RNA sequence: AGAGUUUGAUCCUGGCUCAGAACGAACGCUGGCGGCGCGUUUUAAGCAUGCAAGUCGAACGGUAGUAGAGUGCUUGCACUCUAUGAGAGUGGCGAACGGGUGAGUAACACGUAGGUGAUCUAUCUUGAGGUUUGGGAUAGCCUGUGGAAACACAGGGUAAUACCGGAUAUGACCUGUAGAUUGCGGUCUAUAGGGGAAAGCCGCUUAGGCGGCGCCUUGAGCUGAGCCUGCGGCUCAUUAGUUAGUUGGUGGGGUAACGGCUCACCAAGGCGACGAUGAGUAGCCGGCCUGAGAGGGUGAUCGGCCACACUGGGACUGAGACACGGCCCAGACUCCUACGGGAGGCAGCAGCUAAGAAUCUUCCGCAAUGGGGGCAACCCUGACGGAGCGACGCCGCGUGGACGAAGAAGGCCGGAAGGUUGUAAAGUCCUUUUCCUGGGGGAGAAUAAUGAGUGGAGGGAAUACCAUUCAGAUGACGUGAACCAGGGAAUAAGCCCCGGCUAAUUACGUGCCAGGAGCCGCGGUAACACGUAAGGGGCGAGCGUUGUUCGGAUUUAUUGGGCGUAAAGGGCGUGUAGGCGGUAAGGUGAGUCUGGUGUGAAAUACCCCGGCUCAACCGGGAGAGCGCGCUGGAAACUGUCUUACUUGAGUGAUGGAGGGGGAGCUGGAAUUCCUGGUGUAGGGGUGAAAUCUGUAGAGAUCAGGAAGAACACCGGAGGCGAAGGCGAGCUCCUGGCCAUUUACUGACGCUGAGGCGCGAAAGCGUGGGGAGCGAACAGGAUUAGAUACCCUGGUAGUCCACGCUGUAAACUAUGUCGACUAGCCGUUGGGUCCAUUUAAGGGCUUAGUGGCGCAGCUAACGCGAUAAGUCGACCGCCUGGGGAGUACGGCCGCAAGGUUAAAACUCAAAGGAAUUGACGGGGGCCCGCACAAGCGGUGGAGCAUGUGGUUUAAUUCGAUGCAACGCGAAGAACCUUACCAGCCCUUGACAUCCUCGGAACUUAGCAGAGAUGCUUUGGUGCCUUCGGGAGCCGAGAGACAGGUGCUGCAUGGCUGUCGUCAGCUCGUGUCGUGAGAUGUUGGGUUAAGUCCCGUAACGAGCGCAACCCUUGUCCUUAGUUGCCAGCACAUAAUGGUGGGAACUCUAAGGAGACUGCCGGUGAUAAACCGGAGGAAGGUGGGGAUGACGUCAAGUCAUCAUGGCCCUUAUGGGCUGGGCUACACACGUGCUACAAUGGUCGGUACAAAGGGUUGCAAGAGCGCGAGCUGGAGCCAAUCCCAGAAAACCGAUCGUAGUCCGGAUUGCAGUCUGCAACUCGACUGCAUGAAGUCGGAAUCGCUAGUAAUCGCGAAUCAGAAUGUCGCGGUGAAUACGUUCCCGGGCCUUGUACACACCGCCCGUCACACCAUGGGAGUUGGUUGCACCAGAAGUAGGUAGCUUAACCUUCGGGAGGGCGCUUACCACGGUGUGGUCAAUGACUGGGGUGAAGUCGGAACAAGGUA
Repeated sequence: AGAGUUUGAUCCUGGCUCAGAACGAACGCUGGCGGCGCGUUUUAAGCAUGCAAGUCGAACGGUAGUAGAGUGCUUGCACUCUAUGAGAGUGGCGAACGGGUGAGUAACACGUAGGUGAUCUAUCUUGAGGUUUGGGAUAGCCUGUGGAAACACAGGGUAAUACCGGAUAUGACCUGUAGAUUGCGGUCUAUAGGGGAAAGCCGCUUAGGCGGCGCCUUGAGCUGAGCCUGCGGCUCAUUAGUUAGUUGGUGGGGUAACGGCUCACCAAGGCGACGAUGAGUAGCCGGCCUGAGAGGGUGAUCGGCCACACUGGGACUGAGACACGGCCCAGACUCCUACGGGAGGCAGCAGCUAAGAAUCUUCCGCAAUGGGGGCAACCCUGACGGAGCGACGCCGCGUGGACGAAGAAGGCCGGAAGGUUGUAAAGUCCUUUUCCUGGGGGAGAAUAAUGAGUGGAGGGAAUACCAUUCAGAUGACGUGAACCAGGGAAUAAGCCCCGGCUAAUUACGUGCCAGGAGCCGCGGUAACACGUAAGGGGCGAGCGUUGUUCGGAUUUAUUGGGCGUAAAGGGCGUGUAGGCGGUAAGGUGAGUCUGGUGUGAAAUACCCCGGCUCAACCGGGAGAGCGCGCUGGAAACUGUCUUACUUGAGUGAUGGAGGGGGAGCUGGAAUUCCUGGUGUAGGGGUGAAAUCUGUAGAGAUCAGGAAGAACACCGGAGGCGAAGGCGAGCUCCUGGCCAUUUACUGACGCUGAGGCGCGAAAGCGUGGGGAGCGAACAGGAUUAGAUACCCUGGUAGUCCACGCUGUAAACUAUGUCGACUAGCCGUUGGGUCCAUUUAAGGGCUUAGUGGCGCAGCUAACGCGAUAAGUCGACCGCCUGGGGAGUACGGCCGCAAGGUUAAAACUCAAAGGAAUUGACGGGGGCCCGCACAAGCGGUGGAGCAUGUGGUUUAAUUCGAUGCAACGCGAAGAACCUUACCAGCCCUUGACAUCCUCGGAACUUAGCAGAGAUGCUUUGGUGCCUUCGGGAGCCGAGAGACAGGUGCUGCAUGGCUGUCGUCAGCUCGUGUCGUGAGAUGUUGGGUUAAGUCCCGUAACGAGCGCAACCCUUGUCCUUAGUUGCCAGCACAUAAUGGUGGGAACUCUAAGGAGACUGCCGGUGAUAAACCGGAGGAAGGUGGGGAUGACGUCAAGUCAUCAUGGCCCUUAUGGGCUGGGCUACACACGUGCUACAAUGGUCGGUACAAAGGGUUGCAAGAGCGCGAGCUGGAGCCAAUCCCAGAAAACCGAUCGUAGUCCGGAUUGCAGUCUGCAACUCGACUGCAUGAAGUCGGAAUCGCUAGUAAUCGCGAAUCAGAAUGUCGCGGUGAAUACGUUCCCGGGCCUUGUACACACCGCCCGUCACACCAUGGGAGUUGGUUGCACCAGAAGUAGGUAGCUUAACCUUCGGGAGGGCGCUUACCACGGUGUGGUCAAUGACUGGGGUGAAGUCGGAACAAGGUA
């Protein structure tokens, strides 16, 4: 410090997620030791048991008991004395501390800084003064009574530092007077009056006293507390008004004290948008966690404060409480009970139950520190000190160290070489922290306290304290720590991860299953992502997971964000509060700055030093603590006060433009309707129609009339207005703006939360009006449907008046105001200068309104003086998408609805701009047998062939739009053959290796369908270094063979297709943040990215073209098997022969064609058009040749190959069957339907091929297929081999025929082991459908289509198929609108699996959360009323009463009772609010393959 994730890719916006740190944690796996910490975060739920606050005999009376002595005598009792003396009681002090918890509390509760001139303070310290004299009770105790108990009552007697009276009164207090002083209500002095104190105990004694501890009054202090105030720190405005003791005053009361604290009376205030009141939540702080910081979160342990003590209320005592281990009452709960009554409060320490994911021992000790009591000894102390349990956290240590390669074994991987685990182990040597055993000496502890003694300074209040001497005691921890000795590697390693983020990979298993997952995303047979193993990485007595917080997140932005299009400018103005504010001078000193000072507790954190072996931990010191208070100073800026100014703002004067607004009046054109005339058959409407209208006279046309609405031309990116908006003319009323000159005012300004006003259209109310248009509605069309688009009608409405509504893509998607910052070109209004005869014009300037554009800004697009630039002021708004601008609540509205405005749940995106493609029922340009123009077909028939389907034991498999279907298959009777049935074989039909045997090979017989099996005959070979070897056969064992088994979606290779379309790219440069662009676009041209020109591009590559083959012309060379002109010979005839080398031809080499030449067009270019010459002319024709890529295209069955599968079978052999089936559908063909023909007869002309397992002549036989036979030929020689259409003649005469030939019968031929399933051909006989083919569809542009035959491959045989060959030989192309395909440019896009795309809504189903809901239940709370325990205060006529007074009657004072006021619990009624639940119901969300449509994205087919 960043990273992953939206896209095909990019930049941006934006959310989600991760890496870090932390924790009172929990869970999973694992676990050696020690130190230091921490340990019910949940139920402030309930608690058994024990302990947690007592102490003082030096305050008091004194008992039981014990010991000793004595007396009495009934010798085991009673009494007396002395010593000691529990428990209980009276009394004092403490119990208000210490310890726990965080329920309540949004408050002066807390923090901080102050105030108290408005207060108290036991013990303690210190100053001053006292401590006198009397009295009456009472508990304990004894006797008795009641009760189950708790406890209570009566009588008797008793003490005090308990209680009461009197005396004294410095001082304090109260009342009054006088004076001094202070800023202030205060303080001080003098004086008069008033009412108020006390307690004793102990030690010593020379018995006089002295000392100590106490007691009373009072001053001061310390410490602690009370009260008051400024400031600070939570959420919600879907809580906006609240408050009657309320705010203030006067006067009583009350308190330690101020105060409505309380009461009476008076006034009507107090608080609140700077957030009152209400609701929710919460103890606050020092701190802790995180963070660079600012901040954010938090408030365990430790420390400060507060609150609470079963729940609620109350007071008493006391210095202090409204009291955790006190009291009273009420309530709930638990326990005891004799049923009459009683007892209790762990949020003290342990512990139990419950709850919960979860949190410990019913331990030891007062040895230390501290606390209470006591003179003290001492007692008490679950505070505390320790130990125990828990890896809960932090820190430290260990689980060994060195050497050790045969790189052992085993595991895993493997290309079989090896690699890795791995110096790791074993082994050798060593060490002993830890562990086990044993041992002795120290520290916490003695300087404390205590007892006794001595001394010191009067400092700082002190006899405290300090110093010192003597005495003598104390350790829970603890079998501690540390140290020493002995023993022995001995006792000690796991957890998570390994697709990216993120360090670390392989194998096997699994097969969208099981599972993983923080995000992206893995898993559907080769998973680095699941599970296991091996290896590796990380951390390590821990490691992971979960939860929470901060960080990253500048993702709430003060530091430090934004708002044209990503979320976001209010529809517009006016203006209140608020915020901000021009120039100059002076004053002030609030803000501001600065010095000093007080405080900011300790602990923590930082720095330094030190102590535990280190560290954690602990000790000491220093600084800091950004804050607040007090005080001194400064005066620039802000504020404030005063005085001035004119530039901001405004007013006046003089002019100006304008659809600015309101009201009234007027006008013409058009439309419709009405009336009348002319006139006749249609009109209207549409893509085409129909509804409609018209012979009852329409439409058309002319004239007249009526009505309502809107104002053509002018008219313009022009004007006006704040916006909405405003358009005929005239008049009246009225707002704003601009210019010029300066006169006046003198900051009067800007913005503006709320508020108020205006505010298109539609809509609503009342009343008018209604021509045209026109939601709804009706009809006609369209359509699968058409509740639409189109048409004919048509109601609200549109118009007017008045009122409401208050919203719009109310948009410049751009808030208002001000300042500054290059230019250029338009236009509107004004001013001024120049020039001008007018008009027009030019310069400058100003107010608008437009177009470009520099800098700058921006994610880009773009903006650019009318800013989205650079700044200032103020307001509004945003914070992922959906849910949702929705629900609930409030406000507004007549309603419709508006405004304000969530959450649950759900997703990992949603989005902006730009890029490249693809696509468009977008555009432009261009091409192609693409259409058109033609010719011939297919689709109908029969047959052939392939496919689908069906059937079957099997009908093997593959190919499936174009680009499968006469395709693989250039040829299934057996074989082929992969399929089926049956019969057999198991190292195998085939390969390599090993062992043994044998030559190889071969004859015959039997069984069998055959494979095969059982017998059987002949035969001993070749090479040799004599060991043996090679080949072949047989047997055996195992490694292995074998597989047309699966996966073409694991692959290679090959192929199809777009497409022989003209494209596809690269280097360097340049542009862009980038994806990318440029080049390759543009103007021409071409078959072509072909070429030329232009050009931020310049070049290059793969394609195009050319080079290659063939064909067309000529030349040269060469002539056999080919040729024969000329010369001969021969023949019936023939290159048959001699010869020839001319020609044809053959096959080698050349020539030729290049827009080369001419003219025109064109930019003078490229090129095109025409022409000449030429066999051929603009690529001459044809072929081969197929760029980058697309289709997971095809092929695992050509071959090869990874993986998987089978191994007496999915391998191998054999026989037979099947691939040839047949209601049907499709493709491709053949033959036809006839006369351009059929049949018969005659005659003519090819090319290219093939041939020894062959082609086969002549000849003979057969009607024929063919047979017999075999010359010739390994081929320019011989053969296949008769070419056919054509031509000449004959016949047929439009008919199911002399067309057509299917089908069937019979008889044959040939091939072949074998033609039954299942071959081809021949003859005779038979003679089906079919008379030119619906919708639709195919091929072809010239030697082409059409038509005619010939050959070949495969092949024993078996073509209508395929591949070739030649013969005859057309028609048409105006043209590019349309269909299909393609290329380039451009445009739109929500597509990128790319339109066979994307995507919306209803319905149906499942699940989830949520709104409404008759209600129901519970919590909380307001108001009104009832009620009134305990207690306090007031009253008191009843009862009662030791101290004091008394005239002895009584009184004063007290108590009980009664009563009044206040008041808790409780109750009644009625509201508010929150939560749960509810038949039914509303929408919402989510969910691989449901239904219906087709709304959006392209002009998305109606933008």
Record summary: The RNA shown here (small-subunit ribosomal RNA) has 1503 nucleotides and comes from a metagenome. The coordinates come from a structure-prediction model, not an experiment, and the mean pLDDT is 84. The sequence is in RNAcentral, with records from SILVA. Its Rfam family is "Bacterial small subunit ribosomal RNA".